Model confidence (mean pLDDT): 77 of 100. Bacterial RNase P class A from Noviherbaspirillum galbum, 362 nucleotides, folded computationally. The RNAcentral record of the sequence draws on ENA and Rfam. It is recorded under the gene name rnpB.

């Protein structure tokens, strides 16, 4: 250098105006049980989505709820060793499969092992049962399409020595082939059919769960009331005519806890092929709750589209490499909702590293 792989990262920058959401802190105001805590307003700082935030498919933490033990059912995994909380996940190794326009063979056309790497739903077919398309005669029951082989029968044919030879046909026996097919009888194949075996699993899930606690119905106790309450009404008359009045509780609407300090993240060094573990140090990086996390203006990266130019090649129509006046205006896929480990799917564009074969040079 080409050309095929693999890993890891980023996921528009910057200023400037205007917001939205929590967090701190200054300063006034209110409330209370007043070194304090709540609530408002008006400054100050500085925090605010992903690498997939997603599909909710798996596995766990964390809640409640169920649970003596041991089994049966249903359910998930499955080569061998590791790794973790835990897992269908990761890592490594075997074993099977795929893997090049380079390599070997070839005049070609093809053809042929394999590297980096990919992928694999990789237990048990002497426990058992099911099934094995089409073709084939026959697909696990066993069968006989053809030939060969010695027997038996034959109202058959022909010979002649008259009960024997050939041929022919029919029957079952044993045996070879030769076609079908993936596979032909051989302890076949399938377990992605049921089962077997080993192992592993309680159920529901933050709308879990807890605590505080209004109006207004309604519920218990108590005291009042037909010798007329309560209401019209502040008070007397007068109308009405069966509730009223405290107090306790459960619940609902509100509000508060879960709620982000966590199997966290960066970095030195260490053990290990790795997955992943250990030490030290440094860091705090959204916490919303009918749900914030955002417009708007500039000046520019990159990505598209691009006049005209300037070079090579072609009779020619074109076509290739530079490089670019100016357009566009941020671009894929997508948006936290209890947090975590994965797997999977989706995705404009750029970076970086590493491997492997093949050429060339040294």
């Nucleotide at each position: 250098g080409a050309a095929g792989c693999a890993a890891g990262c980023c996921a528009g920058a910057c200023a400037g105006c205007c917001g939205c959401u929590g967090g701190u802190u200054g300063c006034c105001c209110c409330g209370g049980u007043u070194u304090c805590c709540g609530g408002g307003g008006c400054g100050g700082c500085g925090g605010g989505a992903g690498g997939a935030a997603g599909g909710u498919c798996c596995g766990g933490a964390c809640u409640c709820c169920a649970u003596a033990g041991a089994g049966c059912a249903g359910g998930g995994u499955a080569a061998c060793g590791g790794c973790u909380a835990a897992c269908g996940g990761c890592c490594g190794u075997c074993c099977g499969u795929c893997g090049a326009a380079a390599g070997c063979c070839g005049c070609a056309a093809g053809g042929u092992a394999u590297a980096a790497g990919g992928c694999g739903c990789g237990g048990a077919a002497c426990a058992g049962g099911g099934c094995c398309a089409c073709a084939g005669a026959g697909a696990c029951g066993a069968g006989u399409c053809u030939u060969c082989g010695g027997g038996a029968c034959g109202u058959c044919c022909g010979g002649c020595a008259u009960g024997c030879c050939g041929g022919c046909g029919u029957c079952a026996c044993g045996a070879a082939g030769g076609g079908u097919g993936a596979a032909a009888c051989g302890c076949g194949g399938u377990a992605a059919c049921c089962u077997c075996u080993a192992u592993c699993c309680g159920g529901a899930g933050c709308a879990a769960u807890u605590c505080c606690a209004a109006a207004u119905a309604g519920g218990c106790a108590c005291g009042c009331g037909a010798u007329g309450a309560u209401g019209c009404u502040g008070c007397u008359c007068g109308c009405g005519g069966a509730g009223c009045g405290u107090g306790c509780g459960g619940g609902u609407a509100g509000g508060a806890a879960g709620c982000u300090u966590g199997a966290g993240c960066c970095a030195c060094g260490g053990a290990g092929c790795a997955a992943u573990c250990c030490c030290u140090g440094g860091c705090c990086u959204a916490g919303a709750g009918g749900a914030a996390u955002g417009g708007c203006u500039g000046u520019c990266a990159u990505a598209g589209c691009a006049a005209g130019c300037g070079g090579g090649g072609g009779c020619g129509a074109c076509u290739c490499c530079g490089g670019g006046c100016g357009c566009c205006g941020u671009a894929a896929c997508a948006g936290a909702a209890u947090c975590c480990g994965g797997c999977c799917u989706a995705u404009c564009g750029g970076c970086u590293u590493g491997c492997u074969u093949c050429a060339u040079u040294u």
NCBI's taxonomy places the organism under Bacteria, Pseudomonadota, Betaproteobacteria, Burkholderiales, Noviherbaspirillum.
Its Rfam family is "Bacterial RNase P class A". Rfam describes the family as follows. Ribonuclease P (RNase P) is a ubiquitous endoribonuclease, found in archaea, bacteria and eukarya as well as chloroplasts and mitochondria. Rfam classes the family as a ribozyme.